[in-house]
Notes
Transfer RNA from Sphingomonas chungangi, 74 nucleotides, folded computationally. Its Rfam family is "tRNA". By type it is a transfer RNA. Model confidence (mean pLDDT): 81 of 100.
RNA sequence: GGCUCCAUAGCUCAGCAGGAUAGAGCGACGGUUUCCUAAACCGCAGGUCGGGGGUUCGAAUCCCUCUGGGGCCA
Numbered sequence: 001g002g003c004u005c006c007a008u009a010g011c012u013c014a015g016c017a018g019g020a021u022a023g024a025g026c027g028a029c030g031g032u033u034u035c036c037u038a039a040a041c042c043g044c045a046g047g048u049c050g051g052g053g054g055u056u057c058g059a060a061u062c063c064c065u066c067u068g069g070g071g072c073c074a
Base pairs, nucleotide, nucleotide: 001073002072003071004070005069006068007067010026011025012024013023019057029043030042031041032040050066051065052064053063054062
């Protein structure tokens, strides 16, 4: 330098032939229980989906570009 895959909550990820409120598990916080802790159960908060632009009535999802990371080739 070329090709290719990935980027969504604090962490690991799902959702991606566009469709209306963006989810799960773990974790954090609060509560019940306990002498206390852990476990268990209940509840709650947390993300403008890596940045920018485009298409569209509508974009996490499609297109372009940039950034970061992984792989292959040279």